[in-house]
């Protein structure tokens, strides 16, 4: 350099739930905890899901916008251990 995730070995991340804590939510973090993960590491760039908000002024609804979460929802870019069956 390229390939694989068969088999192993170093570790490694940490769903649900619970406790605190931020946030109008969605949901984030921190500590129990462990269903799973071979990029569950990092980047919303595209779909796709949720939350929020919202002109046209009686008032409520839906779509569009607009903001925001998810990277453990699928693509896609980027860096990276072991391994070579």
């Nucleotide at each position: 350099c390229c390939a694989u995730g068969a088999a192993a070995a170093u570790g490694c991340c940490a769903a649900a739930c619970c406790u605190g804590u931020c946030g109008u939510a969605a949901g984030g973090c921190a500590g129990g905890g462990a269903c799973g993960g071979a990029a569950a590491g990092c980047c919303a760039c595209g779909g796709g899901u949720c939350c929020a908000u919202c002109a046209c002024a009686a008032g409520c609804g839906c779509a569009a916008g607009u903001g925001g979460a998810u990277a453990g929802c699928c693509g896609g870019g980027u860096u990276a251990c072991c391994u070579g069956a």